A computed fold for a 481-nucleotide part of an RNA from an uncultured bacterium, annotated as small-subunit ribosomal RNA, 3' major domain.
The full RNA is in RNAcentral, with records from ENA.
[in-house]
Context: one part of a larger RNA
RNA sequence: UGACGGGGGCCCGCACAAGCGGUGGAGCAUGUGGUUUAAUUCGACGCAACGCGAAGAACCUUACCCAGGCUUGAAGUGCAGGUGACCAUCCACGAAAGUGGACUUCCGCAAGGACGCCUGCAGAGGUGCUGCAUGGCUGUCGUCAGCUCGUGUCGUGAGAUGUUGGGUUAAGUCCCGCAACGAGCGCAACCCCUGUGUCCUGUUGCCCCCCCGGCGGGAGUCGGGAGCACUCUGGACAGACUGCCUCGCUUAAACGAGGAGGAAGGUGGGGAUGACGUCAAGUCAGUAUGGCCCUUACGGCCAGGGCUGCACACGUACUACAAUGCCCGGCACAAAGGGAAGCGAGACCGUUAGGUGGAGCAAAUCCCCGAAAACCGGGCCCAGUUCAGAUUGUCGUCUGCAACUCGACGGCAUGAAGUUGGAAUCGCUAGUAAUGGCGCAUCAGCUACGGCGCCGUGAAUACGUUCCCAGGCCUUGUACA
Numbered sequence: 001u002g003a004c005g006g007g008g009g010c011c012c013g014c015a016c017a018a019g020c021g022g023u024g025g026a027g028c029a030u031g032u033g034g035u036u037u038a039a040u041u042c043g044a045c046g047c048a049a050c051g052c053g054a055a056g057a058a059c060c061u062u063a064c065c066c067a068g069g070c071u072u073g074a075a076g077u078g079c080a081g082g083u084g085a086c087c088a089u090c091c092a093c094g095a096a097a098g099u100g101g102a103c104u105u106c107c108g109c110a111a112g113g114a115c116g117c118c119u120g121c122a123g124a125g126g127u128g129c130u131g132c133a134u135g136g137c138u139g140u141c142g143u144c145a146g147c148u149c150g151u152g153u154c155g156u157g158a159g160a161u162g163u164u165g166g167g168u169u170a171a172g173u174c175c176c177g178c179a180a181c182g183a184g185c186g187c188a189a190c191c192c193c194u195g196u197g198u199c200c201u202g203u204u205g206c207c208c209c210c211c212c213g214g215c216g217g218g219a220g221u222c223g224g225g226a227g228c229a230c231u232c233u234g235g236a237c238a239g240a241c242u243g244c245c246u247c248g249c250u251u252a253a254a255c256g257a258g259g260a261g262g263a264a265g266g267u268g269g270g271g272a273u274g275a276c277g278u279c280a281a282g283u284c285a286g287u288a289u290g291g292c293c294c295u296u297a298c299g300g301c302c303a304g305g306g307c308u309g310c311a312c313a314c315g316u317a318c319u320a321c322a323a324u325g326c327c328c329g330g331c332a333c334a335a336a337g338g339g340a341a342g343c344g345a346g347a348c349c350g351u352u353a354g355g356u357g358g359a360g361c362a363a364a365u366c367c368c369c370g371a372a373a374a375c376c377g378g379g380c381c382c383a384g385u386u387c388a389g390a391u392u393g394u395c396g397u398c399u400g401c402a403a404c405u406c407g408a409c410g411g412c413a414u415g416a417a418g419u420u421g422g423a424a425u426c427g428c429u430a431g432u433a434a435u436g437g438c439g440c441a442u443c444a445g446c447u448a449c450g451g452c453g454c455c456g457u458g459a460a461u462a463c464g465u466u467c468c469c470a471g472g473c474c475u476u477g478u479a480c481a
Stems, first nucleotide, its partner, number of pairs: 001481002003478003007475005013469001015465002019428005026319002029316005034310002042053002064305002068301001070299001077122008089102005105114003125294002128292003134288001136283003139279001141277001146185006152161003165176003191271004196238005202232001205228002210225006241265001244259005321421001325380006337368003342361002347356003387418001392413007434457007
C1' cells in the first nucleotide's frame, strides 16, 4: 500500500422489513445429473451452468454409432509426365453412395491452345488436443461511483498528498475549507422512444360542414363527390432551467421541504450507453490463430440408427386443484408486427382439424384479423363434481421423398394424479406486480408451455435500517501478500 476481521462509524440497494403473487407437493413440457447404450456427439457447473450455445434434431442439420464404399479426394491453388477413356445420356449390380460397361471432346491451316481425365508431387482437409499459448467477442462485480495522471510539496524509501475534512447529491454531483494546483477515463448532458402544444404534410388516412344516389316510416346507415376542420401519418420547432415565491441549513454557498403556473417538476417515464480492473471466468464447436497430432484416415461420401433411450435426482416453465369459478348463448373495445415458391377474402363442403376455389394485395389501400379477459342473460350448488385434464383406444386432417423408432392438429370414447403443497426458497415499489389475449424470428412441418415484442384490465405495501446478503467511503487491528 492492499486484502481480511463473528472491529468501529457513515451511507446505499426489493438486501431485510411491510405487502402481493409464486417455486418446493401433482400431471405434463423442457434442460441437466445419473444410469443404460453400438452410439445415446460436444460444450456450459455457486451467484455469473441447468427453456444455456440450439431464433426449430423425422432425412438433412450431425459433429456420434453400425454397415457399405472413395483416396490429390466435396471445394481451392500450382508443377511435371501421359491421355481424349471427360461431361451429359443409357444399361447392369446396389439401400444409396459408388463400381463396371456402352456412347464419346472443342478452337485452329499448322505450331499450339482450351476443357477435362489418369499417374506422381507441392499441398488440401480435420466440429482432432490445448480458452492454462492467443486475437476477437461475451458474462460478472455493476450503471456500483469509482480508477488514475502531470507538476508541486512531504517522506531515506515503499509511498503519501491531491481523492482526506464540514455539508450535500442518484453520482469523486456540487459548495465551503485545505500544500496543493490542474487534468484524463468514468457520472451527468449530447442520441432514440414516449408524455403536451404550434406549424407543415393530405393518400391508401380522416368525415365537422356541403352535394348526389341506394335502403329505411324515422333516428340513421351504405356508396360516391367535394373538403383537410378533427383523428392520424411523419418532419420541423417550442417546452423543464430549481427559472419564480416562501421556509430551513452556520452567517454563506451547494442543497433540502413546500407552493404557484404547467401536459409534464426537480434525473418526467423507458432505452441505448458498462471507467481502471477482478474471476488463468466462458468460447480453439461461429470465425480467426501459435504449437502439437491424423494423412487409403482423426479426411470425404452414403443408407440406417442415435442425439427423443429411463429405476431415479435437481433446475426452469406450463396446466390445475375450482364458485372472484366452470359451461352455454349474446355482445363490445387494441397495439405492434408479417405477407409473393407469400398472405389469402366473400362463397361452397365438412361436427372439426381442414378441403374446393380463387377476389384483392410487393400492401396507411388487400389479407393474416371477429383480440381475449371485461360486460349481459341462463345453467351448475361444493361433489374428486358440469373442477381438473394426464393416459389410452379408435377414426381422421395437414406438411413432407418419407411421420415405425420420432411430427403437429381435430372428432368420439377413456377419464389418472391433484382438495393449495415440509424444511426451505424466488420475483416485484406503478401503468409496476398480478392477470388476459395478439404478433414476430427460426421454420416444409413442428414437440413453442420457450425467446423477443405489443396492447387490454390493473392492485397492495414501504413504520423503519436492529438483523441476513451484496456494495461504497473513512478509521482501527493483523504473526497475511
Background: The coordinates come from a structure-prediction model, not an experiment, and the mean pLDDT is 83.